RNAcentral holds the sequence, with entries from Rfam. The RNA shown here (transfer RNA) has 73 nucleotides and comes from Maylandia zebra.
């Protein structure tokens, strides 16, 4: 220098070949319960690494870039 893989909410992780950005924890109210742990219930939070582009529509496909990690020389 090339070649691969990841970057989604403060954290994990998901979204088959393009059509409503989803789940868990965690947080915030409430209920249960002497208390604590544990349980139910409800409730807000993401324009998806950064700009472009193609499309009626882009996490998704196309450039181009930055970060991380693997590999090769």
């Nucleotide at each position: 220098g090339c070649c691969c893989c990841a970057g989604u909410a403060g954290c994990c992780u998901a979204a088959a070949a393009g059509a409503u950005a989803a789940g868990g924890g965690a947080c915030u109210g409430g209920c249960c319960u002497c208390c604590u742990a544990g349980g139910c219930c409800a409730g807000g939070g993401a324009u998806u690494g950064u700009g472009g582009g193609u499309u009626u529509g882009a996490g998704u496909c196309c450039c181009a870039u930055c970060u991380g990690g693997g590999g090769u020389g």
Its Rfam family is "tRNA". The literature on the family includes a 1997 paper in Nucleic Acids Res by Lowe and Eddy, "tRNAscan-SE: a program for improved detection of transfer RNA genes in genomic sequence". It is annotated as a transfer RNA. Its mean pLDDT, the model's own confidence on a scale to 100, is 81.